[in-house]
RNA sequence: CAAGGAGACCGGGCGGCCGCGGACGGCUUCGAGCCGUUCGAGGAAAGUCCGAACUCCAUAGGGCGCGGUGCUGGGUAACACCCAGGCGGAGCGAUCCGCGGAAGAGGGCCACAGAAACAAUACGCCUCCGGCAUGCCGGGGGUAAGGGUGAAAAGGUGGGGUAAAAGCCCACCGGCGGCACUGGUGACAGGGCCGGCCAGGCAACCCCCACCGGGAGCAAGGCCAAGCAGCGAGCGACCCCUUCGGGGGCACAGAGGUGGCCCGCCUCCAGACUCGCGGGUAGGCCGCAGGAGAUGAUCGGCGACGAUCAUCCCAGAUAGAUGGCUGCCGCCCGAUGCGUCGGGUACAGAAUUCGGCUUACAGGUCUCCUUGGACC
Numbered sequence: 001c002a003a004g005g006a007g008a009c010c011g012g013g014c015g016g017c018c019g020c021g022g023a024c025g026g027c028u029u030c031g032a033g034c035c036g037u038u039c040g041a042g043g044a045a046a047g048u049c050c051g052a053a054c055u056c057c058a059u060a061g062g063g064c065g066c067g068g069u070g071c072u073g074g075g076u077a078a079c080a081c082c083c084a085g086g087c088g089g090a091g092c093g094a095u096c097c098g099c100g101g102a103a104g105a106g107g108g109c110c111a112c113a114g115a116a117a118c119a120a121u122a123c124g125c126c127u128c129c130g131g132c133a134u135g136c137c138g139g140g141g142g143u144a145a146g147g148g149u150g151a152a153a154a155g156g157u158g159g160g161g162u163a164a165a166a167g168c169c170c171a172c173c174g175g176c177g178g179c180a181c182u183g184g185u186g187a188c189a190g191g192g193c194c195g196g197c198c199a200g201g202c203a204a205c206c207c208c209c210a211c212c213g214g215g216a217g218c219a220a221g222g223c224c225a226a227g228c229a230g231c232g233a234g235c236g237a238c239c240c241c242u243u244c245g246g247g248g249g250c251a252c253a254g255a256g257g258u259g260g261c262c263c264g265c266c267u268c269c270a271g272a273c274u275c276g277c278g279g280g281u282a283g284g285c286c287g288c289a290g291g292a293g294a295u296g297a298u299c300g301g302c303g304a305c306g307a308u309c310a311u312c313c314c315a316g317a318u319a320g321a322u323g324g325c326u327g328c329c330g331c332c333c334g335a336u337g338c339g340u341c342g343g344g345u346a347c348a349g350a351a352u353u354c355g356g357c358u359u360a361c362a363g364g365u366c367u368c369c370u371u372g373g374a375c376c
Base pairs, nucleotide, nucleotide: 001372002371003370004369005368006367007366008365009364010363012329013328014327015326016325017324018323020040021039022038023037024036025035026034027033042347046358047357049356050355051354052353053352054217055216056215057214066213067212068211069210070209071085072084073083074082075081086099087098088097089096090095100208101207106206107205108202109201110200123146124143125142126141127140128139129138130137131136132135155173156172157171158170159169160168174198175197176195177194178193179192181190182189183188221286222285223284224283230277231276232275233274234273235271238249239248240247241246254268255267256266257265258264293312294311295310296309297308298307299306300305330345331344332343333342334341335340
């Protein structure tokens, strides 16, 4: 320098004017009105896929069923997350991907092709019998070496052996099983002896084993509580009807209007009345912002992470505030007469709160590592 691998981080900066939400303070004509100070989105606030906190409901204990997780050891409040390791696979390599059951309890499935996909034998090879036109046809038996199909077809190579063949036998190699041994906490690794034991895959099909799991979710849940309806009590001189629930009338008293006041006149007069009660709608408040918190330092640990100390307070809206205009600079694209000019500046966006995973993302920064080349 080129091509890659792994990880961490930023994701516009500084101002001016106007506006929006919260908190605090002041003023106030008490109207959540005005003024001031201060705070006000993210690395994913997203998908809502896992794990929890919290709340209510259910719950003696156990089992069945259902769902989830799945190499080992550790981390964590917990996890399907993270760290370290093991084994297998890919890559020259940095590194990446995968993971219970040697599919050896049972069932099921294996497209196309092929004779055959787990129990079958077509073509071929060998042999026997029969027929005859003596190398062809038919039938019985042996074989899994050969050709061919397929992602996958009776361990591989060589030799012996045979009618033809084959772990049928032998040597070496590979796999599997058994027996102990050594190292490791463990997954596992290593070498030794023995056994020809060697005819497949799928568990992200059922299944088996181990472990975990009660349900619903902040529209959880709690408190206060207009109006309407319901219930109770209170408030009147009387008249009429009644099926005894109620209905109709009147206006002595009372209230209102007219009016300066009285009389008078008009209207209302058991009510859309007053007080209370419980449940509870609208609405309001809490839950709801000091937390498995953030930053820094030191110490322990390979690491994930943990411990201690110091400092800090960091959005809380409710149909939902976090915005608009503008100046200079940065970055990207285009044009250029090299002076500048024009355009653009990602993905997205809180709604109970955390820990993860996944997905989206213009542009940029840093660290470590690998392979190849050039030069000193």